[in-house]
RNA sequence: GGGCGAUUAGCUCAAGUGGCUAGAGCGCAUCCCUUACAAGGAUGAGGUUACAGGUUCGAGUCCUGUAUCGCCCA
Repeated sequence: GGGCGAUUAGCUCAAGUGGCUAGAGCGCAUCCCUUACAAGGAUGAGGUUACAGGUUCGAGUCCUGUAUCGCCCA
């Protein structure tokens, strides 16, 4: 330098063929339970879907560019 893949909550990951409000587990907060803690139960907070554009009535999903990471080729 070229090719391919990935980027979504604090972490690990979902989200058929573009469609109504983007979810789960763990973690976190509050409460219950307990002499305390842990475990367990209930409720809740937490998102610029990497960034910038484009297409579309509508984009996490399609197109272009950029950034970062991984693999392969030279």